[in-house]
Molecule: transfer RNA
Organism: Candidatus Jorgensenbacteria bacterium RIFCSPHIGHO2_02_FULL_45_20
RNA sequence: GGGGGUAUGGUGAAGUGGUAUCAUGACGCUCUCCAAAAGCGUUGUCCUAGGUUCAAGUCCUAGUGCCCCCG
Numbered sequence: 001g002g003g004g005g006u007a008u009g010g011u012g013a014a015g016u017g018g019u020a021u022c023a024u025g026a027c028g029c030u031c032u033c034c035a036a037a038a039g040c041g042u043u044g045u046c047c048u049a050g051g052u053u054c055a056a057g058u059c060c061u062a063g064u065g066c067c068c069c070c071g
Stems, first nucleotide, its partner, number of pairs: 001070007010024004018054001025043006047063005
């Protein structure tokens, strides 16, 4: 220098263009002599900037970080 992959709550992941989910964590409550476990509830997310579309996490372009391959 060229090519490819990837980016979604604190963490790990899912997500056919049409209400962003699951697990875990954190916080609160119940249970308990206390705690753990268990149960219930709350909390919090689409890398950045544009474009297409009635509608974008998803499609397109550029950029950035990380990983891999070629030179």